Background:
Two RNAs folded together computationally: RNase P RNA and transfer RNA, 464 nucleotides in total. Rfam match: Bacterial RNase P class A. From the family's description: Ribonuclease P (RNase P) is a ubiquitous endoribonuclease, found in archaea, bacteria and eukarya as well as chloroplasts and mitochondria. Rfam classes the family as a ribozyme. Model confidence (mean pLDDT): 80 of 100.

RNA sequence: GCGGAGGGAGACGAGGUCGCGGGCCGGCCCCCUCGGGGGGGCGCGGCUCGAGGAAAGUCCGGGCUCCUCAGGGCACGGUGCCGGGUAACGCCCGGGCGCCGCGAGGCGACGGAAAGUGUCACAGAGAACAGACCGCCGAUGGCGGCCCGGUCUUCGGGCCGGCCGCACAGGCAAGGGUGAAACGGUGGGGUAAGAGCCCACCGCGCUCGCUGGCGACAGCGGCGGCACGACAAACCCCACCGGGAGCAAGGCCAAACAGGAGCGAGCGGCGGCCCGCCGCGCUCGAGCUCCGGGUAGGCCGCACGAGGCGCCGGGUAACCGGCGUCCCAGAUCGAUGACCUCGGCGGGCUCCGGCCCGUCACAGAACCCGGCUUAUCGCCCUCCGCCUCC
RNA sequence: GGCAGGGUAGCUCAGCCUGGUAGAGCAAGGGACUCAUAAGCCCUGGGUCGCGGGUUCAAAUCCCGCCCCUGCCA
Numbered sequence: 001g002c003g004g005a006g007g008g009a010g011a012c013g014a015g016g017u018c019g020c021g022g023g024c025c026g027g028c029c030c031c032c033u034c035g036g037g038g039g040g041g042c043g044c045g046g047c048u049c050g051a052g053g054a055a056a057g058u059c060c061g062g063g064c065u066c067c068u069c070a071g072g073g074c075a076c077g078g079u080g081c082c083g084g085g086u087a088a089c090g091c092c093c094g095g096g097c098g099c100c101g102c103g104a105g106g107c108g109a110c111g112g113a114a115a116g117u118g119u120c121a122c123a124g125a126g127a128a129c130a131g132a133c134c135g136c137c138g139a140u141g142g143c144g145g146c147c148c149g150g151u152c153u154u155c156g157g158g159c160c161g162g163c164c165g166c167a168c169a170g171g172c173a174a175g176g177g178u179g180a181a182a183c184g185g186u187g188g189g190g191u192a193a194g195a196g197c198c199c200a201c202c203g204c205g206c207u208c209g210c211u212g213g214c215g216a217c218a219g220c221g222g223c224g225g226c227a228c229g230a231c232a233a234a235c236c237c238c239a240c241c242g243g244g245a246g247c248a249a250g251g252c253c254a255a256a257c258a259g260g261a262g263c264g265a266g267c268g269g270c271g272g273c274c275c276g277c278c279g280c281g282c283u284c285g286a287g288c289u290c291c292g293g294g295u296a297g298g299c300c301g302c303a304c305g306a307g308g309c310g311c312c313g314g315g316u317a318a319c320c321g322g323c324g325u326c327c328c329a330g331a332u333c334g335a336u337g338a339c340c341u342c343g344g345c346g347g348g349c350u351c352c353g354g355c356c357c358g359u360c361a362c363a364g365a366a367c368c369c370g371g372c373u374u375a376u377c378g379c380c381c382u383c384c385g386c387c388u389c390c
Numbered sequence: 391g392g393c394a395g396g397g398u399a400g401c402u403c404a405g406c407c408u409g410g411u412a413g414a415g416c417a418a419g420g421g422a423c424u425c426a427u428a429a430g431c432c433c434u435g436g437g438u439c440g441c442g443g444g445u446u447c448a449a450a451u452c453c454c455g456c457c458c459c460u461g462c463c464a
Base pairs, nucleotide, nucleotide: 001386002385003384004383005382006381007380008379010377012343013342014341015340016339017338018337020050021049022048023047024046025045026044027042028041029040030039031038032037052362056373057372059371060370061369062368063367064246065245066244067243076242077241078240079239080238081095082094083093084092085091096110097108098107099106100105111237112236116235117234118231119230120229133176134175135172136171137170140169141168142166143165144164145163146162148161149160150159151158152157184202185201186200187199188198189197203226204224205223206222208221209220210219211218212217250300251299252298253297259291260290261289262288263287266280267279268278269277270276307326308325309324310323311322312321313320314319344359345358346357347356348355349354391463392462393461394460395459396458397457400416401415402414403413410447418434419433420432421431440456441455442454443453444452
C1' cells in the first nucleotide's frame, strides 16, 4: 500500500429570532357557592422539557388489563448439544462437536433413522438384508476334439488320467457403466476368478472398562470383520414450554333523543315591574324531581421504570449486588418546525492567500419494557493475509 | 395502533397439506367449415410460481427473512 476479520462510540456543537405540544407559577375572564372554597376557559406573561438506534417489521418473550380462573389429560402450536444469565425468550454469554477459511475468524433447527409408517423421480442389472448389463472365471460337473500316458479288450473300442476348446450348468462382484446415493478404504496374502475370505494400518460400531470434566464430550484400552444408506425444515417418538384475547385491553363521569317511576296545573318567550299578547299544556300530561343502561363527549389507564449515568465489589463473560446522583416526550387528526451567525465535517475550484456549495444517510414516538430482524452515514481501535521499502 | 388472509399464463383460479410432469376455463394466434361472420371443431404459443436465503439428490410446495395487496376490530 492492497485485501480481509472482529469490536466500540456517535448520529453535528455553541448562541440567537419566530412558531408548535406538555408541565409548573403568575395574570385575566366565566360558572357554582352565604362565606371559605371548588370547577372551567385564554391566540396573556415567565420558567422548564420536547424522537430513535433503529421510534420500522410486528417476528419472539414479558409486564399490565379483562374473560365462563386456567389442577390433570387429549388435541394443537413451539423449542431441541452442554452449563450458565434473565421477569421471560426462539435472546445473550461461556464451552463441546461438526463444517468452511492459508489466517484473523465465521456458520450450524446440533435429541432420536437398531419403536413404527412413508418417500427415494429419471437413469440404471440392481435403490434397502438389493443386484448381474458389459466384464472376469469356468477349479467342479457337462459337451466336443487331440490320441499324449496308464489299463482292459471279442481289436470295433471302453474306462481312468492329461491337454485344448465351448461357455451349457454354474461361480464372482475386482474393473467398466448408471445415479444425488450402489452394503467400508489402501496395501499385501489368497483364489479358477474373486471377495473382510485372511492379515496390517486407517475408518466405523459397542447398553464394555479406566481416567479427566458439573456436563456436552475427550483421551487410552478392550471387544466386534463391519451388522447400522439418506430424509424427522415428512408423519412420528422422547423431553420441555404454552389458557385465550389484546391499551381500539379495561375502568370512571356523563349531554341530547327515546324509556320507566313520582309530583303535577300550570310552564316558557317579549319586559326593570304591572297589564297585555303569543306558544305548549290541563282524559291525548306541559313542566319539575328521581332511576337504569349508556351514545356524543370528557377523564383515568399514561409516563418513576426489570429506568439512565458514575464509582466500588463479585464473575472468564453474559450478568448480578451495594452506594451516590438525575427525572428524561406524552400528542389524540396527532406537537418536536423554519431561519441567521460562528465553529466542526464533507465535496469542488485555486493565482495556495483563500473562495464557493452542502448540513447531510436511514428514518419520525402513540401502553411500556427485553431481544431478534431489516434499512442506513461517516469515524476510531485491535487483529489476519499478501506485496514493497528501510 | 392491533389482528387475520393472500401473491401461480393477459384475466379468474387449481396444484402446496402428502416435495420429482406447472395445469384448467376465458382471452390470443393459425387451420378447416361458410357467399361472409358468429357459434361449434382441430392445432399452437405464452410462466423470474412476489423477492432473497436455507433444508433436501431435488422446492411453486417445507423453514426463515423482506416486499406488496386485501379484509376485520372503537